This is a predicted structure of a 157-nucleotide RNA (glmS glucosamine-6-phosphate activated ribozyme aptamer).
Rfam family: glmS glucosamine-6-phosphate activated ribozyme aptamer. Rfam classes the family as a riboswitch.
Order: sequence, then structure tokens, then C1' cells
RNA sequence: UAGCAAAACCAAGCGCCUGAACUUGCUUAAUAUGCGAGUUGACGAGGAACAGGGAGGAUCGAGAUUUCGGCGGAUGCCCUGCGGUGACUUCACCACCGAUAAAGAAGCUACAAAACUGGCAAGCGAUUGGCAGUACAAAGGGUUUCGGGUGAAAACC
Repeated sequence: UAGCAAAACCAAGCGCCUGAACUUGCUUAAUAUGCGAGUUGACGAGGAACAGGGAGGAUCGAGAUUUCGGCGGAUGCCCUGCGGUGACUUCACCACCGAUAAAGAAGCUACAAAACUGGCAAGCGAUUGGCAGUACAAAGGGUUUCGGGUGAAAACC
């Protein structure tokens, strides 16, 4: 370095459940009540230079009955450091960004899953997993055009 085997890892639009809804067993005259055991509880798109700290309703849309309600986390945001850009070397400040390092404006542009339909598998069941068919977004992205600071020093004239 390559191959083979095994284990761990294999969550970040992610995980969890004391409310709620639902299933089941016992109880019951009863679909009530109580107890036990369970199930559900967000559909994808997009999002990280790095390090430290902080706050807490952290982007976008969907043909989505609980996608209700709540908790935790989190690639978003703020501050500091570091770095880049704003014509050339250095420094300070300011602004915007993150090694694709300019925010903003306008035009063009590719891309979704659930849903729905039909099978399969597991479960007494609520329900879960997976397969096939098929349609449709927005933000961001790509691309074109427009769109960029102040002061000082050094050097040169």
C1' cells in the first nucleotide's frame, strides 16, 4: 500500500415524550372509569474555513387531519481571535465576506419528498419498514449585466 473477515460508528429539519390522540389486555352493564403493555407525534429543499464565547420562536417552500402540545440539540444569528476583498507594500479604522473569502439590484436557468395509486414484509392491533408508478415548489445555488472605502507611512515621480 492492497485485499478479505469481524466489531464499533453509521441522529443534526435531527432526537426525545410526563400532555394529547390511537391500539391492545384486564376490569365493567358499557365505547365510561381505573391499571398494565404499546403506537403516533414534521414532507422534503437548503445550510459548517477554523477556534472560543453568547442569546434563543434559527432559512425555504409542499396536494402535509396530531406537521397539535412540549423538551433537548442544531450547520442560521451576534461578539472576539484568525484569514480574504475593497488597484500595488505596511499599519489603523470602516464595510462585506470565509481559502469559490461583495453585500445589493435585474434577467435567464437545473433540481424535491411526503401526498396519491398498486404490490411486498413485520405486528392480534394502533402502526412500522421497504419497492414500483407518477406530478408539483420556494429560499438558497449556477450564470449574465450592473455594482467597491477612508486615513497615515514607505517607495517612486